Model confidence (mean pLDDT): 85 of 100. SAM riboswitch aptamer (S box leader) from Catalinimonas alkaloidigena, 104 nucleotides, folded computationally.

[in-house]
RNA sequence: GCUUAUCCAGAAAGACUGAGGGAAUGGGCCCUGCGACGUCUUGGCAACCGGAUUUAUCGAUCAAGGUGCCACUUCCCACCCCGGUCAAAGGGGAAAGAUAAAGC
Repeated sequence: GCUUAUCCAGAAAGACUGAGGGAAUGGGCCCUGCGACGUCUUGGCAACCGGAUUUAUCGAUCAAGGUGCCACUUCCCACCCCGGUCAAAGGGGAAAGAUAAAGC
């Protein structure tokens, strides 16, 4: 990198740093010197794998070991379809992204 699955829920505080940040491009809308983003520590959440219990199976429950995650639906839209006289709203599907697992 390819494949598969999931992405409307959930989840804090302190220290250091010091200006931007919310994946890419554009348009929005938010967060941010009352300290964002990032790093570290502790804590937490529970998506996948592994563990335990249960079930014929699908699944359910528990814990939190390995990754992961802890503002806003993946923050929203931009591509296609439906919709609508047109437009807007709304709905569905893609594309891209993130995470996990095994195989290639």
It matches the Rfam family "SAM riboswitch aptamer (S box leader)". About the family: The SAM riboswitch is found upstream of a number of genes which code for proteins involved in methionine or cysteine biosynthesis in Gram-positive bacteria. The SAM riboswitch acts at the level of transcription termination control. The predicted structure consists of a complex stem-loop region followed by a single stem loop terminator region. An alternative and mutually exclusive form involves bases in the 3' segment of helix 1 with those in the 5' region of helix 5 to form a structure termed the anti-terminator form. Taxonomically the source falls in Catalinimonas (Bacteria, Pseudomonadati, Bacteroidota, Catalimonadaceae).